[in-house]
RNA sequence: GGUCGGCAAGGCGGUCGCGUCACCACGAAAAUUUCGAUUUCAGUGGUGCCGAGGAACGUCCGGGCUCCGAAGAGCAGGGCGGUGGGUAAUACCCACCCGGGGUAACCCGCGAGAAAGUGCCACAGAAAAUAGACCGCCACCAGAUUGUAUUGGUGGUAAGGGUGAAACGGUGGUGUAAGAGACCACCAGCGUUCGAGGUGACUCGAGCGGCUCGGUAAACCUCGUCCGGAGCAAGAUUAGACAGAAAACGAUGAGGCGGCUCGCUGAGUUUUCGGGUAAAUCGCUAGAGGGCUACGGCAACGUAUCCCCGAGAGAGAUGGCCGCCACGAUGCACACGUUCUCGUUUGUGUCGUACAGAACCCGGCGUAUUAGCCGGCCCGU
RNA sequence: CGGGGCGUAGCGCAGCCUGGUAGCGCACCACAAUGGGGUUGUGGGGGUCGGAGGUUCAAAUCCUCUCGCCCCGA
Numbered sequence: 001g002g003u004c005g006g007c008a009a010g011g012c013g014g015u016c017g018c019g020u021c022a023c024c025a026c027g028a029a030a031a032u033u034u035c036g037a038u039u040u041c042a043g044u045g046g047u048g049c050c051g052a053g054g055a056a057c058g059u060c061c062g063g064g065c066u067c068c069g070a071a072g073a074g075c076a077g078g079g080c081g082g083u084g085g086g087u088a089a090u091a092c093c094c095a096c097c098c099g100g101g102g103u104a105a106c107c108c109g110c111g112a113g114a115a116a117g118u119g120c121c122a123c124a125g126a127a128a129a130u131a132g133a134c135c136g137c138c139a140c141c142a143g144a145u146u147g148u149a150u151u152g153g154u155g156g157u158a159a160g161g162g163u164g165a166a167a168c169g170g171u172g173g174u175g176u177a178a179g180a181g182a183c184c185a186c187c188a189g190c191g192u193u194c195g196a197g198g199u200g201a202c203u204c205g206a207g208c209g210g211c212u213c214g215g216u217a218a219a220c221c222u223c224g225u226c227c228g229g230a231g232c233a234a235g236a237u238u239a240g241a242c243a244g245a246a247a248a249c250g251a252u253g254a255g256g257c258g259g260c261u262c263g264c265u266g267a268g269u270u271u272u273c274g275g276g277u278a279a280a281u282c283g284c285u286a287g288a289g290g291g292c293u294a295c296g297g298c299a300a301c302g303u304a305u306c307c308c309c310g311a312g313a314g315a316g317a318u319g320g321c322c323g324c325c326a327c328g329a330u331g332c333a334c335a336c337g338u339u340c341u342c343g344u345u346u347g348u349g350u351c352g353u354a355c356a357g358a359a360c361c362c363g364g365c366g367u368a369u370u371a372g373c374c375g376g377c378c379c380g381u
Numbered sequence: 382c383g384g385g386g387c388g389u390a391g392c393g394c395a396g397c398c399u400g401g402u403a404g405c406g407c408a409c410c411a412c413a414a415u416g417g418g419g420u421u422g423u424g425g426g427g428g429u430c431g432g433a434g435g436u437u438c439a440a441a442u443c444c445u446c447u448c449g450c451c452c453c454g455a
Stems, first nucleotide, its partner, number of pairs: 001378007010325007018051002021048006027041001029040004053355001057366002060364005065231004072262004077227005082096005097111001098109004112222002117220002119216003134161002136157008169187006188212001190209008235282004244273006255265002289308003293304004326353008335344003382454007391407004401438001409425006431447005
C1' cells in the first nucleotide's frame, strides 16, 4: 500500500419528562339497582416494575400463522437455471467446477439451450448470415495507338484495400492465368469414440471426422424444476346502533372463486343514493429463539447436555439538560527526541460520538451509517 | 402497518410492450403583415428521459438496486 473477516453502537450519577401494566387516592359521567351501593372510564395525581435495532429501514425474495371451499385436476401466467450439499423454505448460504480480472492475497459471473425453430443486427459498407465483386488481381474479346500505358465488354478470383461492434479459422508451403482447405504440415476450435480420475459439474490422454458452423434467449421460444389466492386493517368472539329506496343479473346456476375451464356447493348477488356505528376481548409474542461446551462435517450446518430470554400498544412512549469519565478530531503551553518539516508524553481549551426508530413472527438479500477498535493474509521497501 | 401505480423540455402528455432518429400541444425567441398591440403566418432554440449499476455492438425502452411523489385498504 492492498485484501478479507470480526467487535462495538459510549459508560456512571443527578434532575425534568414519555408509554404500557399493577396498586392506591380523588373526580364527574354512564349503566345496573333491593336506592345502601356496585361496575365501567383514551379523567387527574401518586408509588412500583419494565421499555428498540444491527439495520427495527426498503418491502426485493422465502417460510410459519389465519381465512377463502376438502386447496383437488388441467390450461394460461410467473419465478429459478454450472455441480454437489445445507435448510422449514428461498432468488439465501457452503464447498467445488468452468469463464473473466489482478504480480499476489483475493474478487466478479441472471453460469441451461443459438448445429430445434422464428425474429433482430441501426449507421457505415460492395456485401450482415445455407454471404458478397466497390477498388484491386487475372484471362479473353473489341476500340484506339508505331508500341506500352489506357478505355469498354464478358468471365474467373475472397490473397490484398477500405467500412463496421461483428466480414465466414491462423501461419507457412504446394498449386494456379490469378486465386481458393483445392491439397499438405503445424496450431486453435467443434463434433464423436475409447481409456483413466471424480458422487457430479468437469479434467487428462489417445484416435477418428467434416475441414470451421457469427452475435443476441435481462427477444419470442425449447428443456428442466418450483409456485392456488389474499394478507394480522388476515381472522375469531362479544356488546351496541340504524330506515330504507332504485336499477341490473340469477335454478338455462348468482355467489362462494381474488386469470380461465373442469369438478364441488346451491340462493340470493352487484351497483348507486340514503341511514347507523366506529367499542371491548382474543389473535400477541418462549420462538424453525440465543449462548457455552462436546461430538459429526473441509464448510454451510446438524445432534446432545446445561444455562439465558420482563416492548407489545387507540395508526401513541423509549427523550432533554447538567456533572464526571471514555474515545476521536483540532488549537495552545511545557518537556524530550530530531538538522528541519515533524513525532511523543503531560496539562488545558473547543468541537464531535452516526444511521435510524418496534406494531403478527421468523430466515435471507439490499440499502443507510462505521465518528471508532481488533485480527488473518498478500505485495513493495 | 399492508397493497398498488407514476417520474420524459418551463407546464400537460406521447414514445417503453416489439431496444438503434426523442416527438405533440401550450409557453419562449426572431422575422413578416399593422401607425402600435392582439391575432395569424414562417423559421428557430431548449430535454443528464429521477439517480446508480448490469445485459447488449447499442438502453428513455430489458434486468437489479435506490430516491421522490400519488392512490387504495377496519
Molecule: RNase P RNA; transfer RNA
Organism: soil metagenome